[in-house]
The RNA shown here (Bacterial RNase P class A) has 363 nucleotides and comes from an Acidobacteriota bacterium. It was read from a public genome assembly, where an Rfam model found it. It matches the Rfam family "Bacterial RNase P class A". Rfam links the family to the GO terms ribonuclease P activity, tRNA processing and dimeric ribonuclease P complex.

RNA sequence: CGGAGUGGACGAGACGGUCGCUCCCGAAUCCGUCAAGGAAGAGGGGGAGGAAAGUCCGGACUCCGCAGGGCAGGGUGGUCGCUAACGACGACCCCGGGCGACCGGAGGGAAAGUGCCACAGAAAACACACCGCCCGCCAGGGCAAGGGUGAAAUGGCGAGGUAAGAGCUCACCGCCCCGGUGGUGACAUCGGGGGCAGGGCAAACCCCACCCGGAGCAAGGCCAAACGUGCCCCCCAUGGGAUCGCCCGUCCCGGGGGCGGGUCGGCCGCUGGAUCCCGCGGGCAACCGCGGGGCUAGACAAAUGACCGUCCCCGGCGCUUCGGCGCCGGGAACAGAAUCCGGCUUAUGGGCCGCUCCGGCCG
Numbered sequence: 001c002g003g004a005g006u007g008g009a010c011g012a013g014a015c016g017g018u019c020g021c022u023c024c025c026g027a028a029u030c031c032g033u034c035a036a037g038g039a040a041g042a043g044g045g046g047g048a049g050g051a052a053a054g055u056c057c058g059g060a061c062u063c064c065g066c067a068g069g070g071c072a073g074g075g076u077g078g079u080c081g082c083u084a085a086c087g088a089c090g091a092c093c094c095c096g097g098g099c100g101a102c103c104g105g106a107g108g109g110a111a112a113g114u115g116c117c118a119c120a121g122a123a124a125a126c127a128c129a130c131c132g133c134c135c136g137c138c139a140g141g142g143c144a145a146g147g148g149u150g151a152a153a154u155g156g157c158g159a160g161g162u163a164a165g166a167g168c169u170c171a172c173c174g175c176c177c178c179g180g181u182g183g184u185g186a187c188a189u190c191g192g193g194g195g196c197a198g199g200g201c202a203a204a205c206c207c208c209a210c211c212c213g214g215a216g217c218a219a220g221g222c223c224a225a226a227c228g229u230g231c232c233c234c235c236c237a238u239g240g241g242a243u244c245g246c247c248c249g250u251c252c253c254g255g256g257g258g259c260g261g262g263u264c265g266g267c268c269g270c271u272g273g274a275u276c277c278c279g280c281g282g283g284c285a286a287c288c289g290c291g292g293g294g295c296u297a298g299a300c301a302a303a304u305g306a307c308c309g310u311c312c313c314c315g316g317c318g319c320u321u322c323g324g325c326g327c328c329g330g331g332a333a334c335a336g337a338a339u340c341c342g343g344c345u346u347a348u349g350g351g352c353c354g355c356u357c358c359g360g361c362c363g
Stems, first nucleotide, its partner, number of pairs: 001359008010350001013311007021047005029039003049334001053345002056343005061216004073212005078092004093107001094105004108207002113205002115201003130147002132143004155173002158170003174196001175194008220268004230259006239253005275294008312331008
């Protein structure tokens, strides 16, 4: 210098002004008895995000359910940590990809059972032989080295051996069993034994281990109008209506008050919390502890907007004494709180700051 990998912080360019929106505090004034309380409101202060989104996982909180155990159902799945909890996160192990930095992995069990393995192929697994090899005149028999099919073919490769072959025998690799050493562990490594049994698939059923009650702030709680209804009391009327015509009985019909539940509406929940920032300490890290400081939206059809000025940055044009100056235009993305918090995922214009790898050149 070029190419690449992986993190972090920011995100309307900065400052100021005017008008408005929303929430909080609130002086004078007015009503009220100088009370409780109310009206009005000068002025002051706060006011979206890194994802507020998707609602995919986990918790707090609330209500309901619940002795304990089991079945069913769902989830998770290398190991060790971290945490309020998790399927998140960290470190490590193993496997795969990359020269490398680094990236990806749902990564327990296929020698418990069942099932599946397209096409091609002789055969897709209690088995089998298309071409081929060998013996043989044939009939027939021996074989699986080579060819061929396939995503996958009955351990691999070399040597011996043989009629040809074959773990038939041997060395190495792989596999299984036993043991030693290191590690908390996944695992690594070493030694011995075994001729090799057991193809693959569990995000197929299944088995094993662990975890899981349901609904959600429209949760839930408090106050409570009008109209109607229910219950109780009082008043009026002594009537009217229904009960097929009459009598009794029963029920309904008026006014006032109280109670009950609860709708409209209002209030609480509501934002101070596993909180944020800085420093120190522990830990490789996720994270944890201590100290100091800060308070940082709380609306309910739902508030954050518009305009102006100065400076800065970028682009174009013109002038230039090459230092700059003037004019014009622009400063853009995704999006947007709704109980709160920890994660994940997705969307996103732009530049900024780290660390690392590979290649080239120079010293």